[in-house]
C1' cells in the first nucleotide's frame, strides 16, 4: 500500500431494524458493635465522526478517525 477485526455506562462485555441491557464498580436502604459478604433500591449513555437508505438505524451502506492482526 492491501486486507481483517474491534469502537455500546467509570471497566470488562452483550445487543435481532420498532423507544439500550449484564456483571464488576459507585450512591442510598436493610443486616453488623462496625467491617467485608448477602438482600433490596437507584444513579450513571447524544451507541467513534458525517452522511445516506428507510416510517423508523446501536444494527443495514458509503466515506473519514483511532486502536489490533494479517499480507506486502
Nucleotide at each position: 500500500c492491501g486486507g481483517a477485526g474491534a469502537u455500546u455506562a467509570g471497566c470488562u462485555c452483550a445487543g435481532a431494524g420498532g423507544u439500550a441491557g449484564a456483571g464488576c464498580g459507585c450512591u442510598c436502604g436493610g443486616u453488623u458493635c462496625g467491617g467485608g459478604a448477602c438482600c433490596g433500591a437507584g444513579a450513571g449513555g447524544u451507541c467513534c465522526g458525517c452522511g445516506g437508505u428507510u416510517c423508523a438505524a446501536g444494527u443495514c451502506c458509503g466515506c473519514g478517525a483511532u486502536c489490533u492482526c494479517c499480507g506486502a
The prediction has a mean pLDDT of 83. A computed fold for a 72-nucleotide RNA from Candidatus Daviesbacteria bacterium RIFCSPHIGHO2_01_FULL_38_8, annotated as transfer RNA. Rfam family: tRNA. The family's RNA type in Rfam is transfer RNA.